[in-house]
């Protein structure tokens, strides 16, 4: 340099054929317990890497850029 894959909650990742963004773990509150841990219940947390385009509507489709990975050179 070229090609491909990925980027979504603090972390690991889902998200179908475009239709109001989720799980597990972690955090916080409560129950239980002499206390801690474990277990159970609940709560909060996101402008979905950035910008633009298409669309009534974009995490999802298109373009450009950034970062990471792999392959080739």
């Nucleotide at each position: 340099g070229u090609g491909c894959c990925g980027c979504u909650a603090g972390c690991u990742c889902a998200g179908c054929u475009g239709g109001u963004a989720g799980a597990g773990c972690a955090a916080c509150g409560g129950a239980c317990u002499u206390u801690u841990a474990a277990u159970c219940c609940g709560u909060a947390g996101g402008u979905c890497c950035a910008g633009g385009g298409u669309u009534c509507g974009a995490g999802u489709c298109c373009c450009u850029g950034g970062c990471g990975g792999c392959a080739c050179a």

The RNA shown here (transfer RNA) has 73 nucleotides and comes from a Nitrospinota bacterium. The coordinates come from a structure-prediction model, not an experiment, and the mean pLDDT is 81. Lineage of the source: Bacteria > Pseudomonadati > Nitrospinota. Its Rfam family is "tRNA". By type it is a transfer RNA.